[in-house]
RNA sequence: GCGGAUGGCCGGAUGACCGCGUGUCCCGGAUCAUGUCCGGGACGCGAGGAAAGUCCGGACUCCAUGAAGAAAGGGCGCCGGGUAAUGCCCGGCCGGGGUAACCCGAGGGAAAGCGCCACAGAGAACAGACUACCUUCGCCUUAUCGGCGCGGGAAAAGGUGAAAAGGUGGGGUAAGAGCCCACCGGGGCACUGGCAACAGCGCCCGCAUGGCAAGCCCCGCCCGGAGCAAUGCCAAAUAGGGGUCCCGCGGCGCUUGCGCCACGGUUUCUUCAGCCCAGGGGCCCGGGUCGGCAGCUAGACCCCGCUGGUAACAGCGGGGGCAGAUGAAUGGUCAUCGAACCCCGGAUCUCGGUCCGGGGGGAACAGAAUCCGGCUUACAGGCCAUCCGCGCAU
Numbered sequence: 001g002c003g004g005a006u007g008g009c010c011g012g013a014u015g016a017c018c019g020c021g022u023g024u025c026c027c028g029g030a031u032c033a034u035g036u037c038c039g040g041g042a043c044g045c046g047a048g049g050a051a052a053g054u055c056c057g058g059a060c061u062c063c064a065u066g067a068a069g070a071a072a073g074g075g076c077g078c079c080g081g082g083u084a085a086u087g088c089c090c091g092g093c094c095g096g097g098g099u100a101a102c103c104c105g106a107g108g109g110a111a112a113g114c115g116c117c118a119c120a121g122a123g124a125a126c127a128g129a130c131u132a133c134c135u136u137c138g139c140c141u142u143a144u145c146g147g148c149g150c151g152g153g154a155a156a157a158g159g160u161g162a163a164a165a166g167g168u169g170g171g172g173u174a175a176g177a178g179c180c181c182a183c184c185g186g187g188g189c190a191c192u193g194g195c196a197a198c199a200g201c202g203c204c205c206g207c208a209u210g211g212c213a214a215g216c217c218c219c220g221c222c223c224g225g226a227g228c229a230a231u232g233c234c235a236a237a238u239a240g241g242g243g244u245c246c247c248g249c250g251g252c253g254c255u256u257g258c259g260c261c262a263c264g265g266u267u268u269c270u271u272c273a274g275c276c277c278a279g280g281g282g283c284c285c286g287g288g289u290c291g292g293c294a295g296c297u298a299g300a301c302c303c304c305g306c307u308g309g310u311a312a313c314a315g316c317g318g319g320g321g322c323a324g325a326u327g328a329a330u331g332g333u334c335a336u337c338g339a340a341c342c343c344c345g346g347a348u349c350u351c352g353g354u355c356c357g358g359g360g361g362g363a364a365c366a367g368a369a370u371c372c373g374g375c376u377u378a379c380a381g382g383c384c385a386u387c388c389g390c391g392c393a394u
Stems, first nucleotide, its partner, number of pairs: 001390010012337007020046011048365001052376002055374005060227004065273006073223005078092005093107001094105004108218002113216002115212003130158002133153003137149004166184006185207001186205004191200003231294004241285007250261005264276003301320008341360008
């Protein structure tokens, strides 16, 4: 200097004038009213790193009677740690990609069962003989060689394929094959290191019997439901509405309207307990509420520092007060500055480039709506830091 990788930050600035929303306090008016509404003043605040997607996890609110078990449904899937929690984050192991820095992994089980692997190919898992190989017997012959036929051996050579009965080399054989041997691969055992996933090393065994579970499935662990249009309060209004069907309306006691038991209900099912109980359940028609207030912004909040930790993060100390709309506010005008990029000129130079001056130019994705933690997606341009590779100079 060039190329690549990872992490972080900014993403227009300043001033003036006019305009908008909201919080706190004060003043005035309307009103029976301190509620509510209108006006004025002072001080302050006013969109994001993703506000997007609505994919996860929660806080919060309401509902479900509880306990135990089971089923259905859903989630996760190597080990350890973090967190309120997660399918998230951090660190590590193993596997894959890359020269590397780094990146990716839907990472338990294929010997419980079922299913799939197009085409090609002889044969695709209880899986095989197309071309070539060896050979008994028979026939032909140039009687050596060779050729044909039935049968037997073999899967080592070649071919097809994404994948073909472990791989390479040697021995052995009629030709061959883990048939035997060495190494690699696979399985088992012990020792060492590590919390562990695993790794290293040694010994034993010829030896396992393809891939897909991001196909169904099996195994292990975990999981109530709904959602701010939740929910609560105030005001107002209507119709405490009408029709129909099914099951049931029982027993005991005495204090004569109470108590107990039982049918039934309260759950997807079972058992137990609690509660309700003469009621329980289904279908059809019709009416009112479209208003106001709260929820609503002090949060697992933000910033700085110290300590511990490889880190995620935790603890301690100090500081801050940062929208709360409700058809939905932050806009308009002017001036100056302003990156990338383009043009012109000059200097330098390793001819790649760098620096200086002038002019032009004017910066992406994109708007809160209960809040927070994640993930995913979109993003013009600029800046910072660290690492890897290549080249050059000293």
Notes
Model confidence (mean pLDDT): 75 of 100. A computed fold for a 394-nucleotide RNA from a Paracoccaceae bacterium, annotated as Bacterial RNase P class A. Lineage of the source: Bacteria > Pseudomonadati > Pseudomonadota > Alphaproteobacteria > Paracoccaceae. It was read from a public genome assembly, where an Rfam model found it.